[in-house]
RNA sequence: GCUGGGUGCGCGGGAGACAUCCUCGGACUUGUCCGGGGAGGCCGAAGGAGCAACCGCCUCGGAAACUCUCAGGUGAACAGGACCGCGCGACCAGU
Numbered sequence: 001g002c003u004g005g006g007u008g009c010g011c012g013g014g015a016g017a018c019a020u021c022c023u024c025g026g027a028c029u030u031g032u033c034c035g036g037g038g039a040g041g042c043c044g045a046a047g048g049a050g051c052a053a054c055c056g057c058c059u060c061g062g063a064a065a066c067u068c069u070c071a072g073g074u075g076a077a078c079a080g081g082a083c084c085g086c087g088c089g090a091c092c093a094g095u
Stems, first nucleotide, its partner, number of pairs: 001095005007089007018040001020039009041074003047070001048068003054062003
């Protein structure tokens, strides 16, 4: 120098699921709208837990986007977001 690996930062992409009931406050056109809280329902892609194909240095360890839904989320927007792509930095391995 080249190739590969995970990792940090930056950029781009990035799904799902109620405005159902109760309650409090506000606005006005007085029965509607907006906001907060609670209950129930729902979602699966932060994190966490479980099963397991499979993998390894195999008494042991690792392991899914499957399962659970503790946590989280559930109008739009914002935010978050597994995962994917690109760039940069250092590190590790091979050559």
Annotation:
Predicted 3D model of a 95-nucleotide RNA (Glycine riboswitch aptamer) from uncultured Erythrobacter sp. NCBI's taxonomy places the organism under Bacteria, Pseudomonadati, Pseudomonadota, Alphaproteobacteria, Erythrobacter. The prediction has a mean pLDDT of 77.